[in-house]
Molecule: SAM riboswitch aptamer (S box leader)
Organism: Ruminococcus bovis
């Protein structure tokens, strides 16, 4: 480095350097940031993939390897669905009128635009892990 599997809307910070960006990558937003962002380094928490130990199991423990300690992986973006919205468009049915036609009107159906919500994928993260 990588096939394949699992997780993610919980949870957890002080010092001391350093000094301006940051929040995976495009983009809109939005937000965090000299009351110090990012990076390092010490300790401390969190959490429980992996290993160790107790357990017949479910599960515990939290000594060890990892990971982590703004906000749902900040939000959204692909695709399918409900739900409700203003319209827009199709074409048809109804009322009204002597009669024909145009207008408006009303009722659903479809398409199409938005909105919230659910679900999937993809892409990225941690962990196991075959090769």
């Nucleotide at each position: 480095c990588u096939a394949c599997c699992a997780u993610a809307a919980a949870g957890a910070g002080u010092g001391c350097g350093u000094g301006a960006g940051g929040g995976a990558g495009u983009a809109a937003g939005c937000c965090c940031u000299a009351u110090g962002a990012u990076c390092g380094c010490a300790c401390a928490c969190c959490a429980a993939c992996c290993u160790a130990c107790c357990a017949a199991a479910a599960g515990g423990c939290a000594a060890g390897g990892u990971g982590g300690u703004a906000a749902a992986g900040c939000u959204u973006a692909a695709c399918c669905g409900a739900u409700g919205g203003u319209g827009u468009g199709u074409a048809u049915a109804u009322a009204u009128u002597u009669a024909g036609u145009c207008u408006g009107g009303u009722c659903a159906a479809c398409a199409u635009c938005u909105a919230u919500c659910g679900g999937u994928a993809a892409c990225g993260a941690u962990g196991g892990g075959u090769g």